[in-house]
Context: one part of a larger RNA
RNA sequence: UGACGGGGACCCGCACAAGCAGCGGAGCGUGUGGUUUAAUUCGAUGCAACGCGAAGAACCUUACCAGGGUUUGACAUGGGCCAGAUCGCGGCGGAAACGUCGUUCCCUUCGGGGCUGGUUCACAGGUGCUGCAUGGCUGUCGUCAGCUCGUGUCGUGAGAUGUUGGGUUAAGUCCCGCAACGAGCGCAACCCCUGUCGUCGGUUGAAUAUAUCCGGCGAGACUGCCACGAUCAACGUGGAGGAAGGCGGGGAUGACGUCAAGUCAGCACGGCCCUUACAUCCUGGGCGACACACACGCUACAAUGGCCGGUACAGAGGGUCGCCAACCCGCGAGGGGGAGCCAAUCCCAGCAAAACCGGUCUCAGUUCAGAUUGGAGGCUGCAACUCGCCUCCAUGAAGUUGGAGUUGCUAGUAACCGUGAGUCAGCACAUCACGGUGAAUACGUUCCCGGGUCUUGCACA
Repeated sequence: UGACGGGGACCCGCACAAGCAGCGGAGCGUGUGGUUUAAUUCGAUGCAACGCGAAGAACCUUACCAGGGUUUGACAUGGGCCAGAUCGCGGCGGAAACGUCGUUCCCUUCGGGGCUGGUUCACAGGUGCUGCAUGGCUGUCGUCAGCUCGUGUCGUGAGAUGUUGGGUUAAGUCCCGCAACGAGCGCAACCCCUGUCGUCGGUUGAAUAUAUCCGGCGAGACUGCCACGAUCAACGUGGAGGAAGGCGGGGAUGACGUCAAGUCAGCACGGCCCUUACAUCCUGGGCGACACACACGCUACAAUGGCCGGUACAGAGGGUCGCCAACCCGCGAGGGGGAGCCAAUCCCAGCAAAACCGGUCUCAGUUCAGAUUGGAGGCUGCAACUCGCCUCCAUGAAGUUGGAGUUGCUAGUAACCGUGAGUCAGCACAUCACGGUGAAUACGUUCCCGGGUCUUGCACA
């Protein structure tokens, strides 16, 4: 000087408390451990691994296993020699890969060249190892308020001072004081979205038109005004006006550093290792196993509800190998059909669902719940057995609110409700986004957890 303390003081955070909804019990989905397996590829492992890499494992993907092949190779560049084809097409063997047989070039200055194959040599190739050799990127403390430097001063020196102190703030934010005076990286602001108004322009939007909507430019909020408190300070409390008030709300933005944190399987890269195999191709299987344990979700256990009928109201997206209207067929998934749309035009999509109105059920393992199983179908795809999604009929399991414990959330938030997108042939209870309905509670900081500043002890560095 730091780190540490079941030392102290002060302060902060959904940290506790006050509340609301959950998880932990059930069934199912997904991930992980374990076990099993020919293989169940690999990585991630307290917070900060476990719906994580994976924005989508039937083949492919795929890295794993079994079997069948290839060896200058599935891919790149160059050299020597040989061939004239190669590719394609056809025959045969085969699960395919592949092997084998047949057929079959172009340009030319006739030297050769293009292209391809064979052989040979350099080489290719490796998701093989090392994240404790690395780059890059990322997580985390933490959007916490800190981390430093120049000169000066003090100290033999490590170092201190500044950055401590008194106030104040979300903030090392600002004010005052002070052997310090300044400065840098952080904070804040500048950027984007949103809330109000003005103005200009407007298609495909607006029936006319101020309005709505879209785009541009501008205004507006600054403790500016008033009162009180405070050191006539910084600032705090209340009020007026205002769409908005003291950072208006949200996002992007992550200082010096910590964890030899994570990643050699995204990529790059040093070293090591394999080279008829640790490379590469194919078929099939596996990644989907199942006594069990954990994590994250979905659906419920019902009457604030279930079912039936009727009536409303969004936002944000996507669409040409695509979205697919009207109409017809089918109980339905879907099929036929073919209009429009490269989309503020047409379609997904009458877009919603919770909601509202009426009817029914009357507290029961039920008209709750929907697992499981049987049957019949539909769709995608070369192909749904292992192992896809959906529909209809039948079947109707556990489950009556969940122990110890534990999670999220302070407002358009939680909770509930549906919608879209990416990935994608197909497959979403996940993820990312979008709107609709819309709460309760916060006395307070004693305690738990994490953090900041000062101080103290110290046998640690």